[in-house]
RNA sequence: GGCGGCAGGCCUAACACAUGCAAGUCGAACGAAGGCCCGGAGCUUGCUUCGGUGUCCUUAGUGGCAGACGGGAGAGUAACGCGUGGGAAUUUGCCCAGUAGUACGGAAUAACCGCGGGAAACUGCAGCUAAUACCGUAUACGCCCUCCGGGGGAAAGAUUUAUCGCUACUGGAUGAGCCCGCGUCGAAUUAGCUUGUUGGUGAGGUAAUGGCUCACCAAGGCAUCGAUUCGUAGCUGGUCUGAGAGGACGAUCAGCCUCACUGGGACUGAGACACGGCCCAGACUCCUACGGGAGGCAGCAGUGGGGAAUAUUGGACAAUGGGCGCAAGCCUGAUCCAGCCAUGCCGCGUGAGUGAAGAAGGCCUUAGGGUUGUAAAGCUCUUUCAGCGGGGAAGAUGAUGACGGUACCCGCAGAAGAAGCCCCGGCCAACUCCGUGCCAGCAGCCGCGGUAAUACGGAGGGGGCAAGCGUUGUUCGGAAUUACUGGGCGUAAAGCGCGCGUAGGCGGUUAGUCAAGUCAGGCGUGAAAUCCCGGGGCUCAACCCCGGAACUGCGCUUGAUACUGACUUACUAGAGGUCGGGAGAGGGUAGUGGAAUUCCCAGUGUAGAGGUGAAAUUCGUAGAUAUUGGGAAGAACACCAGCGGCGAAGGCGGCUACCUGGACCGAUACUGACGCUGAGGUGCGAAAGCGUGGGGAGCAAACAGGAUUAGAUACCCUGGUAGUCCACGCCGUAAACGAUGAGUGCUAGAUGUCGGGGGACAUAGUCCUUCGGUGUCGCAGCUAACGCAUUAAGCACUCCGCCUGGGGAGUACGGCCGCAAGGUUAAAACUCAAAGGAAUUGACGGGGGCCCGCACAAGCGGUGGAGCAUGUGGUUUAAUUCGACGCAACGCGAAGAACCUUACCAGCCCUUGACAUCCUGGUCGCGAGGACGAGAGAUCGACCUCUUCAGUUCGGCUGGACCAGUGACAGGUGCUGCAUGGCUGUCGUCAGCUCGUGUCGUGAGAUGUUGGGUUAAGUCCCGCAACGAGCGCAACCCCUAUGUCCUGUUGCCACGGAGAACACGUUUCUCCAGCACUCUGGACAGACUGCCUCAUUUAAUGAGGAGGAAGGUGGGGAUGACGUCAAGUCAGUAUGGCCCUUACGCCCAGGGCUGCACACGUGCUACAAUGCCUAGUACAAUGGGAAGCUAAAUCGCGAGAUGGAGCAAAUCCCCAAAACUAGGCUCAGUUCGGAUUGGAGUCUGCAACUCGACUCCAUGAAGUUGGAAUCGCUAGUAACGGCGCAUCAGCUACGGCGCCGUGAAUACGUUCCCAGGCCUUGUACACACCGCCCGUCACAUCAUGAAAGCCGGGAGCACCCGAAGCCUGCGAUUACGUGGUCGAAGGUAAGCUUGGUAAUUGGGAUGAAGUCGUAACAAGGUAGCCGUAGGGGAACCUGCGGCUGGAUACACCUCCUUU
Repeated sequence: GGCGGCAGGCCUAACACAUGCAAGUCGAACGAAGGCCCGGAGCUUGCUUCGGUGUCCUUAGUGGCAGACGGGAGAGUAACGCGUGGGAAUUUGCCCAGUAGUACGGAAUAACCGCGGGAAACUGCAGCUAAUACCGUAUACGCCCUCCGGGGGAAAGAUUUAUCGCUACUGGAUGAGCCCGCGUCGAAUUAGCUUGUUGGUGAGGUAAUGGCUCACCAAGGCAUCGAUUCGUAGCUGGUCUGAGAGGACGAUCAGCCUCACUGGGACUGAGACACGGCCCAGACUCCUACGGGAGGCAGCAGUGGGGAAUAUUGGACAAUGGGCGCAAGCCUGAUCCAGCCAUGCCGCGUGAGUGAAGAAGGCCUUAGGGUUGUAAAGCUCUUUCAGCGGGGAAGAUGAUGACGGUACCCGCAGAAGAAGCCCCGGCCAACUCCGUGCCAGCAGCCGCGGUAAUACGGAGGGGGCAAGCGUUGUUCGGAAUUACUGGGCGUAAAGCGCGCGUAGGCGGUUAGUCAAGUCAGGCGUGAAAUCCCGGGGCUCAACCCCGGAACUGCGCUUGAUACUGACUUACUAGAGGUCGGGAGAGGGUAGUGGAAUUCCCAGUGUAGAGGUGAAAUUCGUAGAUAUUGGGAAGAACACCAGCGGCGAAGGCGGCUACCUGGACCGAUACUGACGCUGAGGUGCGAAAGCGUGGGGAGCAAACAGGAUUAGAUACCCUGGUAGUCCACGCCGUAAACGAUGAGUGCUAGAUGUCGGGGGACAUAGUCCUUCGGUGUCGCAGCUAACGCAUUAAGCACUCCGCCUGGGGAGUACGGCCGCAAGGUUAAAACUCAAAGGAAUUGACGGGGGCCCGCACAAGCGGUGGAGCAUGUGGUUUAAUUCGACGCAACGCGAAGAACCUUACCAGCCCUUGACAUCCUGGUCGCGAGGACGAGAGAUCGACCUCUUCAGUUCGGCUGGACCAGUGACAGGUGCUGCAUGGCUGUCGUCAGCUCGUGUCGUGAGAUGUUGGGUUAAGUCCCGCAACGAGCGCAACCCCUAUGUCCUGUUGCCACGGAGAACACGUUUCUCCAGCACUCUGGACAGACUGCCUCAUUUAAUGAGGAGGAAGGUGGGGAUGACGUCAAGUCAGUAUGGCCCUUACGCCCAGGGCUGCACACGUGCUACAAUGCCUAGUACAAUGGGAAGCUAAAUCGCGAGAUGGAGCAAAUCCCCAAAACUAGGCUCAGUUCGGAUUGGAGUCUGCAACUCGACUCCAUGAAGUUGGAAUCGCUAGUAACGGCGCAUCAGCUACGGCGCCGUGAAUACGUUCCCAGGCCUUGUACACACCGCCCGUCACAUCAUGAAAGCCGGGAGCACCCGAAGCCUGCGAUUACGUGGUCGAAGGUAAGCUUGGUAAUUGGGAUGAAGUCGUAACAAGGUAGCCGUAGGGGAACCUGCGGCUGGAUACACCUCCUUU
C1' cells in the first nucleotide's frame, strides 16, 4: 500500500492435542425388528390388534467386497534404499480371453428371547433360527504329488425373465516379491573386521531363490581400488547458478522407499506384519464407584507450545477419480471451488492535451539571478480499474452447477477513490545548504566525523525501482581462490635429509592372432511433467494445451583394427654382462710417525710473569716466566691443499698393510626390454643429547672469581666440570641448502680445471678431437623480478612427494616410536586485513670511498665567575597586554612604554556610535577663537568676540557643511598562521633541481646528471644511448684598488702677481690669476690563464715566471634554484569562516607593561703597569641640519645658560679618540675598579612619585683573569680606538645600522667532533633512526587445553528375569490345558565411546598513551639464523656442529624514550 490473473503458504517440536468431519457399501447373500402402504377385526372413530406375493424407507446383527487404495510425514535408513540396465526360482482379488463344471447332504451360530455380573467398557449362562457363513460325500479332461504302481483335491446361490454370481484349470493384462552389474556424502586423529561368519551336504521353511533356519563337514569370507567404526543424510525426475565443466539443493508437481505415540508380535487376507484393525510391554493423557477401563490429527480444519516465520474449526460432490452395489444410489476434508496473506510471477491503473505572468511558496545565490518548473493554477478532453444499474455464459454427451448473479457484455456519473521505498564519497546512476564538531552517528569493502563533512542528522534538489522498496539470511557466480576443462613448489605457501625396494602407474623396435579399451551402424530402453523449438487457447502476459526435439546414459547386436591392451614370434639402439686399464681424503680393521700443547724430573737463571682498551682475579723468592736436557699422556694431522678429488646423502685429509663398495675409459663374437618411478616398508643419517664401560693432553656448556656497566645472570679476562676421544647400544633431528625430487630425450657457444682415450706436428713440448666429472661467462627461451641458461629455473614425456591468506601452531587432544630429552602424524575455537616475494626512489647506518666548510687542528680575543644594562623563564599581581621557544625564541616584533603609544587592570561615561555610505527633517548666525562654573576627566551648563559658503531658472531648487532622528550598518589588537594571500627565517650562496625527444625496463623508474680528470661551482674537458634545453653556478649591476680624457664651484694652490700680519722669513693669512696637483663625478682604458716554461692525454686545468696598480672568481656588496620545516606572522596590512553588538565597540583620568626569592641568554665596565692619572700635542671618514645644526664671545667646577654670526649646506655648524710627548703612581683591593647610597643641581616636557637622562660634591661594593663547558675570527681580517645616523620633546643606546683610525698571529694537515655534497652498500625505516620493534610482569575481556570429580547420551559383550506371539512336545481333543526354544521391555556387573559441567591450572588472542630492560632490522653497536644442550626476571646468553638468507681492511663500554 489501488485492482486483477496464475501459482505458493510450519523450513522450527516425528512436540502434545479439545471438538467436528476424513471408509464405507450391498436387502439382487441371510434371519429379525420397526415405520409407511393395503386388507381384515375390535371398538373409545382414532386407538389397539391380526394378516400381507405390496413396494418403499430405516436400523443393529450374520455374510460378501472394500478398509493393503486414496490422503499425510521424512523420524529411521549410507542400504540392492534409490537411479539405471539386466535376470529367474515366483505370485497376482477385482479385469480380459478360453476350457470344464456348478450334484447330493449335514451340523451349528449371531441377531432375538430369558436370567445374571459390572460404575463403565463390556460380558457370563440357558434357549431359538437363516444364509452366497461352516462341514462332509460325489464327480473332475485339464490341475497337484509320486518310488510311476498309484494317490489327492471344487463349487453357492440370488432371481419372473434377462442377468449377476460361484468352482477348477490354461493364457493375458496389471500389481507385487526376489537376484545381479554399475553409480550414490564426510572422517584413516576409525586399520583391521567376521563364527551363521564364508562355502558344501542334507533337512525344514517360503508364493519363490537363498545360512532364510537347523544338523554335520571344511576354514573360509571382507579390506588401503578403504573393510569395520563414527558422523551426517530419505533417493530420483529435477530446481538454482554457471559460457561450459562443475557447485549447491531435493519446497510445490511426479516416481520409488520408509514411518504412523515408542518397542515387539503375529492374525485375517490376493495383497499388511496394516495411519483412522488386533495382542503384549513402556511413556503420557483422560474416565472411574479404585475393582477396572479408554486413547493415539506425520488425514482436513482447528488449539496450545516452539519459533524470525506460514492460512478457514468454509462450500460442494456440479466436474475428475475412488469404494460398494445389477442399478437407482450411498460414501469420499481424494478432488473441485471459495476465504486469508504484496509470499512470488505476470498484466493494468493512479489521467491526457494545452498552459510563461516562467505565479506564489520552498531551496540556493557571486544579490544579478538560478532551481523546483509545464510542474501547479487556469482552459479543453477521456473514463481503463474501482463504484452504481441492467443483461448474463461455457464448464454438461440426456438430467444434475458448489464456484456464481462469477467471467464477459451494455449503460451512468465524475479527474473523480488510488504512490511509496531506497539511494546520491569511490566501486555505482545521482549535489548543494544548514546543524553537529573523533560527539552524536554512518559503514558491504576502502573508509567518513577532531568548526567550512557532496560520507553523520535535517532540508531543497537529483538518481533508481515501483504496488512495491530496502535490509537480513542462504546458494551459485565472479574465484584459474582445489586449477578434469584450468594452478603451482630456487627466493612469495610448497621437493620427503638420502638411498634400496613392494604394490601401483608408465614403458624401446618387428610381425602375427584376438577384439577388452577405442571408433562406426542398427535395435531396445532412457515414465510423465520440467528445459528448448514450432503451433494453439485465455483481450496480452504470467499460465495452460498439442506436436517435435532432447534426455549427452545403459544394454544387446553387427562391423573396423591405426593406437593402447592380451597372447605368441623375432630384434638390439634402453638395461645388464665379459676382458683390459688407469684416478681417487669412498668405507672398515690393524699397526706406525713427527711437530706442537700440557704435565713430571733435572740443570742454568732472577723478579717478575700472565692478561687487557685499561686493569684485576691468577702464577711467582717454597724460584715462576724464559732457556736446556730427559720422560709421560691424550688428541689432532701444518706445508702439499687447489670453486682439486671421492661418496646417495650425512660426510671423508699424516704414513703402511689387509678386507671391501662405486664410478670412468677402451675393446667386446654374450643376455634380449630384463627398464623408469616408487604409496606403505626398510636401511643409512652432522652436531648436540642418553645408557654401560674405558680414556681425559688441549678446548670447554654449567659453575666460580675478576673487570665493564645505572644494572651485566652477557660480550672481555683468569680458572673450570660434564662433554669433546674409544667400544657397544639408543636418539633420528639441522639454514640435513643448489633453500632447485628421480629418470629419459632435445635445444648457440666461449673459457678454465680433474680423470681416461684417439690423432697431428717443428715430439722434455704444443695443437686438434672425444667420453665422463667440476666451475665461470653468455644466446635463444623462461621468470613477478632477481636471475637460470647442455650440471636449466628452456622445450617435452613418466612417476613420486608437497602447497592453498597471516596468526593461533608444527601447538592441543588421540595414535605410533623413544630410557629420557623428545620425534612423527596433526586440528579447532578465536583473531587480523593483511602477512609475504622481488625490485624502485628516498632517508638512515656506532657501512665504505671521494670532496668541501673557522668543522677540527694551529693561533688571537672572548663568554661561563663580579657589578651593572637588557631580553626571557619562573613567581607575584587588579593588571604585570600579546606574540616569538634547539640551531633558525631570549639587546627578537620594539629605528625610543613617564601621559600618548597601549592592545592589559580597577573605575566613570556614550550607544547609528571616535570613523564610512544611504534616507528623513531642520539650520546656513554654519563655523572659529577666547574665557567662566561643576567634575579626575570624558562631559555638562552658561558667556563674550570674529565671521554674510558656492551655483542658481531665485523655488530651500541643487551642491556643500553642521545638528537631530530612523534603520540598514559601523566597530572589534576577539578566535583560528592547522582555512589563506603577501612577506620572512632556515638548510644555504650549499651545487644542486628538473624537462623535451630518444633509448632501456611489464612497471615503479632508469639513462641524460654515472665514469676518468679538473674546478669555488652539474666549472670545464674527454669518454659514453643519448641528444638538447630550462631554473640555479659564473658573467652582466653597484662600491672599491690604477691610469687617461673631460669638468672646475662651495674643492685645490705648484708656478705668477697684489695686499695684510709680525716671529721679518724659503713664515702665515687674504685676494687676483690659474686648473698643474689633490679632490669632485662623468666617459673610457685595464685582467683575458692573453704571453713564456713545465705537468697532465695534444684537452680542460694546474704549478712557476715575466709584465703590471691589480693575477688567476683582485677585495666587498646586491643577487637565495626545485624544495623542506602544517617553521613565523590573522597584533603591520589584506582576507574566508566563527564570535560580540547599551559591548569582546567608543571616550576619559589613574595604574600596569619598569613589579622580584630565583634561573638562563646577549652585552657594557672592570679586575690593572702593553696600565691609570695630569699636562701638552697630531691625523679622519661616513653622515645630519630649519618647530633644525648652531659658531664666535661671556657666565658657571660642571651639566648647562646667555648670546646670536653663518648655513636649506663640497661654502656655515655638529667635529674626534686611541696613538704620540712629558711628568706622577710602583703591585696595593691600590691614584685599579666603579656599583650602591646621601646631598645639591641642569635640561626636556602639561607633568620626571611610581618611572627620564645628565652634572657636581661625598660615599667607594663585588671584582686580583674566572669550574665543567662554550663562542667569534684566515687580512686591512681579528683585536683595540673613537665618530656619525635612524627612532626621538626627552630618554633606559652599554642596543641596532654605518664610518674612519691603529693594526696582528696562525693554518702541519683532514685522524677525530659538527654541518654539507657525490658515488656505492645494507635495511624489517617511508610520520623515513627523535624510525621500527621483542619478551617477561601488572590490569581487563574472549575462546580453548588439562583437571580430583559431578551429570547425561550411544553402542557392544556376559548373565538374570521374561510379556504377547509364531513354531514345537505332551494330555484331552471343537474350543482347551501344560511344558520348551526364541523373544520386547526391565535388571546386574565390568569396561568402551561421546557430550555437558567443575575448584584449580597451562599457554593463546585482543585491548591510544602501565612496569622492566633493548633481543632483532645498519657491521643494530658481541653479524644473524637453524638443530641441540645447559643456564638466566625477561627479551635472551653460552657451548658444539651447520648455513649465508652477513657488512667491512683498523674501533673498551657508552643505554632508553619522544605518546
Small-subunit ribosomal RNA from an uncultured organism, 1459 nucleotides, folded computationally. RNAcentral holds the sequence, with entries from ENA and SILVA.